[in-house]
RNA sequence: UAUUUUUAGAGUUUGAUCCUAGCUCAGGAUGAACGCUGGCGGCGUGGAUAAGGCAUGCAAGUCGAACGGACUUUUUAUUUCCAGAGAUGAGAUUAUAUCAAAUCAAAGGUCGUUUAAAGUUAGUGGCGAACGAGGUAGUAAUACAUAGGAACUUCCCCCUAAGUCGUGAACAACUCACCGAAAGGUGAGCUAAUACACGAUAGUCUCUCCGGAGUAAAGUUUUUCGCUUAGGGAAAGGCCUGUGAAGUAUCAGCUAGUUGGCGGUGUAAAGGACCACCAAGGCUAUGACGCUUAGGGGAGCUGAGAGGCUGACCCCCACCGAUGGGACUGAGACACGGCCCAUACACCUACGGGUGGCUGCAGUCGAGAAUCUUCCACAAUGGACGAAAGUCUGAUGGAGCGACGCCGCGUGAUGGAUUAAGUACUUCGGUAUGUAAACAUCUUUUAUGAGGGAAAAAGUUUAUUGAUGGUACCUCAUGAAUAAGGACCUGCUAAACUCGUGCCAGCAGCAGCGGUAAUACGAGUGGUCCAAGCGUUAUCCGGAAUUAUUGGGCGUAAAGGGUCUGUAGGUGGCAUGAUUAGUCUCCCGUUAAAUCUUCAAGCUCAACUUGAAGUCUGCGGGGGAAACGGUCAAGCUAGAAUAUGUCAGGGGUGUGCGGAACUCAUAGUGUAGGGGUGAAAUCCGUUGAUAUUAUGGGGAACACCAAAAGCGAAGGCAGCACACUGGGAUAUUAUUGACACUGAAAGACGAAAGCGUGGGUAGCGAAUGGGAUUAGAUACCCCAGUAGUCCACGCCCUAAAUGUUGCUCUCUCGCUAUUAAGAGUAUCGACCCUCUUAGUGGCUUAGCUAACGCGGUAAGAGAGCCGCCUGGGAAGUACGAGCGCAAGCUUAAAACUCAAAGGAAUAGACGGGGAGACGCACAAGCAGUGGAUUAUGUGGUUUAAUUCGACGGUAAACGAAGAACCUCACCAGGAUUUGAAACUAAAUUGAAAGGCCUAGAAACAGGUCCCUCGCAAGACAAUUUAGCAGGUGAUGCAUGGCCGUCGUCAGUUCGUGGUUUGAGCUGUUCCCUUCAGUGGGGUAACGAACGCAACCCUCAUCGUAUGUUACAAGUGUCAUACGAGACUGCCCCUUUUCGGGGGAGGAAGGCGAGGAUGACGCCAGGUCAGCAUGUCCCUUUGACAUCCUGGGCUACACACAUAAUACAAUCGCAAUGACAGCGGGUCGCGACGGGGUAACCCUGAGCCAAUCCUCAAACAUUGCGUCAGUUCGGAUUGAGGGCUGCAACUCGCCCUCAUGAAGUCGGAAUUGCUAGUAAUUGCGGGUCAGCUAUACCGCAGUGAAUACGUUCUCGUCUCUUGUACUCACUGCCCGUCAACUCAAGGGAGCCGGGGGUGCCCAAAGGCUUGAGUAAUCAGGACUAAGGUAAAAUCGGUGACAGGGAGUAAGUCGUAACAAGGCACGGCUAGCGGAAGCUGGUCGUAGAUUAAUUCAAUU
Repeated sequence: UAUUUUUAGAGUUUGAUCCUAGCUCAGGAUGAACGCUGGCGGCGUGGAUAAGGCAUGCAAGUCGAACGGACUUUUUAUUUCCAGAGAUGAGAUUAUAUCAAAUCAAAGGUCGUUUAAAGUUAGUGGCGAACGAGGUAGUAAUACAUAGGAACUUCCCCCUAAGUCGUGAACAACUCACCGAAAGGUGAGCUAAUACACGAUAGUCUCUCCGGAGUAAAGUUUUUCGCUUAGGGAAAGGCCUGUGAAGUAUCAGCUAGUUGGCGGUGUAAAGGACCACCAAGGCUAUGACGCUUAGGGGAGCUGAGAGGCUGACCCCCACCGAUGGGACUGAGACACGGCCCAUACACCUACGGGUGGCUGCAGUCGAGAAUCUUCCACAAUGGACGAAAGUCUGAUGGAGCGACGCCGCGUGAUGGAUUAAGUACUUCGGUAUGUAAACAUCUUUUAUGAGGGAAAAAGUUUAUUGAUGGUACCUCAUGAAUAAGGACCUGCUAAACUCGUGCCAGCAGCAGCGGUAAUACGAGUGGUCCAAGCGUUAUCCGGAAUUAUUGGGCGUAAAGGGUCUGUAGGUGGCAUGAUUAGUCUCCCGUUAAAUCUUCAAGCUCAACUUGAAGUCUGCGGGGGAAACGGUCAAGCUAGAAUAUGUCAGGGGUGUGCGGAACUCAUAGUGUAGGGGUGAAAUCCGUUGAUAUUAUGGGGAACACCAAAAGCGAAGGCAGCACACUGGGAUAUUAUUGACACUGAAAGACGAAAGCGUGGGUAGCGAAUGGGAUUAGAUACCCCAGUAGUCCACGCCCUAAAUGUUGCUCUCUCGCUAUUAAGAGUAUCGACCCUCUUAGUGGCUUAGCUAACGCGGUAAGAGAGCCGCCUGGGAAGUACGAGCGCAAGCUUAAAACUCAAAGGAAUAGACGGGGAGACGCACAAGCAGUGGAUUAUGUGGUUUAAUUCGACGGUAAACGAAGAACCUCACCAGGAUUUGAAACUAAAUUGAAAGGCCUAGAAACAGGUCCCUCGCAAGACAAUUUAGCAGGUGAUGCAUGGCCGUCGUCAGUUCGUGGUUUGAGCUGUUCCCUUCAGUGGGGUAACGAACGCAACCCUCAUCGUAUGUUACAAGUGUCAUACGAGACUGCCCCUUUUCGGGGGAGGAAGGCGAGGAUGACGCCAGGUCAGCAUGUCCCUUUGACAUCCUGGGCUACACACAUAAUACAAUCGCAAUGACAGCGGGUCGCGACGGGGUAACCCUGAGCCAAUCCUCAAACAUUGCGUCAGUUCGGAUUGAGGGCUGCAACUCGCCCUCAUGAAGUCGGAAUUGCUAGUAAUUGCGGGUCAGCUAUACCGCAGUGAAUACGUUCUCGUCUCUUGUACUCACUGCCCGUCAACUCAAGGGAGCCGGGGGUGCCCAAAGGCUUGAGUAAUCAGGACUAAGGUAAAAUCGGUGACAGGGAGUAAGUCGUAACAAGGCACGGCUAGCGGAAGCUGGUCGUAGAUUAAUUCAAUU
């Protein structure tokens, strides 16, 4: 310069919000394992644990063209024997024929010897065996990676040059003899070689005193192939150096061959590698030494990258070969399938002795969650040997097993609605499964069968040769035929319904789900996502900017060291020159291959494989540049420092002096108290206190000044004077010339408490004693009081050591106050005014901040350096170490446990916080309740049952405006089962009901009498059947409706706008006012809604209209209807307005009185028993339904609540006389008259009501009673009557007579009421047959007292403040003790592991000394293993004791959160069951109030 690529979030703390912070999830990956499932192929991959033990087979041999033998075959020669073709033939025979002793003898076989050829090979010899294959135990550097270096070697291979002569002695094999169970061995004898030895030659080679000396060879032959020496190369190896590369400082000092030198030894080679001597060095905070862990790299996974994690398979390097040690051979080893020794283990044995090493390929046991065939072949590639043919090769090539991974293919395609059946759901209409199936047509990848059939083969003269494999592939045939599951469905996260279960069973990655309506458990149906796989578990990276280089923070969330000085280190002013290990640029070398990326190519595609290019960001070398940085040189003055003048100051140390107060002592005056507290008491005092006066002693602290002020690094510092001394500010010049800043380590200082020694001790005052308080009071309060507080010296070294804010430098709007110095101006001088520095405060702009807030004294914008943080608890604890006399301090974890802990702000609620306002809330009054008797209700008790509900206010004369039966739901007993009542359908019938009789307690049953309407369809009724009924059974915490309460309190919200990151706020706050969020003013708000008020009803005044009843009339005082009237309208005062105070007029005056009317909401308030209603429960022969009789709801040692009546003379009784209103009445009210003492009865006029009926008492007058349990009071009881009703026994009311209880004004406590009210007096009504009504709802009569006022009690409202509360103070929450569980630390000890040290002993072995011709033997030091001793370290176990954590409902208190009821907290000391309390000092992270100052407004 060009090109390319690249960054995702969510859940969870809260009533809600923002922030901080952790936990969890979604992605990718694995040598994986487990669960369910499983068709095929290709390519990969597979003992991660016990480097634990191994049966069996194989994994390293080859060369006869190095050698002597042996053996086999063939062969030459010869020979023993057999055999005997054939020939000759003694002899026999008359003769032919024939027989026949003996001899010769071919071919053949055979025992030997021998020649030659071919083959095999035990041995000698050569080469190989040090490669290949395996594993990762050890190793934190003798390893590895990368870049370099010099003092080296190399069998085989290549090139060059030269040479290859002569001689000799052995040893295996073999033979003989012997020992041993075996393995194996001993002795004697023979023998070959490319085995061994000697000699010669030797330019090159080595040594050298430069004269010289020394060192080699192997043959076989036709050639090749070999051998020796020297030089060079290729490739490989040995050695050295720089850099890189784990954790831990609770490992800080390590080191004696250690560091170096001289000289040797040793090696292929440098070197303390080793030895003798000499010197005393070497390494280390840039982490030595120690401990723990670990093979390293290329690379792999992940990630946007930077990074983080890993080191399987493949490649390179290292190391190991049962464990430890050692050397030999060799080019190469201190050697996996070699040797020696020791140790452990295993095997064989004749008990004497031997043998072995799978971390090669297969395989086996063991352990484990877990990892394969005792396969085929050397055809290919490669290796060893050989001249070659070839042999060997568990290297390798292949196959087998395992879904272990990646990739590919398939399990069919098209049509097909009646949207079949089944199943599930349902609002019962339907919907889903679902074109899915059935069914029809088509195809054949795959599978099966048949046929054909490779490449991989190259070599070599030819020929021959394929494990895989009849495999890949091609063709044909059959037939949808052979082939789908897993996880999930509350949110994150794609996908939901029903049933079962009922905090159970269970789920769960996190939040969380489950206690009777579970989309979260289990099942079914449906759906979603992947797919021959799907899930789970484990581990790694990511998300996590949650260790932050890229890329975080530290006032209050975790986090600034208590402060200063200062070492190392890091960083560093202006300008010049030189230089160049940093920096920049160009070139060269290297960075193995594989991997990765891109582009191509080959297997049908892909995975896989191949080719090319790129990358490999690194290191080294060379050239160049000189801005920045470094270094050197010589400068400058703006940083810094020094000098000089002046100045302020509670800066420090020491000494002396002073007055007030206190206390003690003495003396005087004086007398009964003092002191103390919420109130008291302990205490002091008649032996004279307290008080007061005088004198004297003592110790500690320094009023006023004084302040927001001053000084100091911080801690801290205050009477005055003196002495010594540190720092600072300002001004003017001068001097030095970067001397600076920061600062691990280190050093010094460091409140109070505490410790040591010695003094001192007035006051105060932990501990302690006593008195109070209290349930207790180890406290708060009081009386005493020891350490201590004070001084000197020495320790301790911590604090809320705080501005919760490290130090230094630079920059960045303003206003104002104050301290110190200076300049200008001014003045006689000072003050004043303006300005410049340096401090100390307040408010504020920009900016920052999560917000609060900070804001030139930064928490703003930048630079440098240091310290510190990384969820809460465990824990600032344990262990270790250092310090300390001790107390303790500093440094500083883990297991385990939780899903939060936390900061700021918001809305509420709350406070034994504040301010304001209101209310019969208090106060002022009147009358009561609580005591008595009775009534009623409730609790409790009792009972067969005493039905149920309601329980502070907001249950209790409440549901109930009427329990003798009924009501009725409860109890006992007797009965019924489609039911006592209801609806539908069908069938049958024409009755049913009712009257009478029988049994019975009745229900019910039996009998009898009676027996419908309509022309008809049918209606009505009954019976039966089928559907169904019924339930005062449960759940008011499933509900509707209705109601109570705060409260007739004045509140509760919204739209738009504004504001805040946001929850939210504003509006609705503030001021004045009101009964009122009523009204007004002001105002980032402007409007509006529900409430308030008004509209509605009743009453009070007047008018008009009407007039049944009222009234004698007329009328309207009566009734009804309509209207008027009151609005602060008028006057005065006050007020900005709104309004307030007073007055007039008026029937009424400031809402005229009363009622109805009840905002958003709160209390899971009340009611399933008034009604309605979801779900559950009971019910088809004995019901939780229904009917009936009787009983109960009325019980009665007791307690509570609400009432009535009283206790008397403001009264009671008797007599006489007056005056209302609301109402009610035909199954009713019932007059007059009569009877009865009366309740009441008889009779029944009138009235469906302004017509008739019902209609007062207190009061007034007169009389009696005269203070008593009475002429008060009337309970209780007896007797006799009356009324209602089927029925008054349980269990009604009334009347008469008699009886005549408690009670003499009521403890603590507590209720109502502010005017026609309280109090008091009667009257009416509802319910109702009657009534236990003294209740409730109304009505009128008579008719008061008091309110200064808001301190207190209770309640409500508004604003504000604090909060750790939000289920909201009946909140939250702390500690001991008791119970169970868990992990870690301590612990007398006990046991074990690894490592080192000292000493003893010492195998094999090399070295060395000696002996020996040699083989070899003897000795020496070294040394593995072993033994022993002391110490350190790590781990296991451990009686016991202590703390920690956890666990629905244990005990004791109540420490904290509000002023938490004594403000809390830090450090320290003492004490106490426990939280804790108290003392000293410090902080505000304290509420409230007052004063002062500053700031803002006026």